[in-house]
């Protein structure tokens, strides 16, 4: 160091987000670009501590 399929933010602990990719819609003979709109998460396990945990604590796995 471990957070969406991927690459990665996430501030003083206050209920998770971009970008890209899939998906759908406009456009356009088509496809390609282009625009636009949703989904998509047991934050690596297991327990703790708090009213509340990605966040802090202990083991553990990788």
């Nucleotide at each position: 160091g471990a957070u969406a399929g991927c690459u990665c933010a996430g501030u003083u602990g206050g209920u998770a987000g971009a970008g890209c990719a899939a998906g759908g819609g406009c456009c356009u003979u088509u496809u390609a670009a282009g625009c636009c709109c949703g989904u998509g998460g047991u934050c690596g396990c297991u327990g703790g501590u708090u009213c509340a945990a990605g966040u802090c604590c202990a083991g553990c796995u990788c």
Molecule: transfer RNA
Organism: marine eukaryotic metagenome